């Protein structure tokens, strides 16, 4: 100072937690690549407090 998706991030209290690339699935293409178009994927490091509400603020552990 940092720790959120399989990698790299963003999100600085307000509602269903994104975002590229990966990864499958269509369409296209002889095949494959691209290129569109769509899905799944997350105990937000772990606990505890403050709050109507915490990923965001506090405290303590871990890395």
């Nucleotide at each position: 100072c940092g720790g959120u998706a399989g990698c790299u991030c963003a999100g600085u209290g307000g509602a269903u937690a994104g975002a590229g690339c990966a990864u499958c699935a269509g369409u296209c293409u002889u095949c494959g690549g691209a290129a569109c178009u769509g899905a799944g994927g997350g105990u937000c490091a772990g606990a505890g407090g403050u709050u109507c509400g915490a990923a965001u603020c506090c405290u303590c552990u871990c890395c």
A computed fold for a 63-nucleotide RNA from a marine eukaryotic metagenome, annotated as transfer RNA. The prediction has a mean pLDDT of 81. It matches the Rfam family "tRNA". From the family's description: Transfer RNA (tRNA) molecules are approximately 80 nucleotides in length. The RNAcentral record of the sequence draws on MGnify.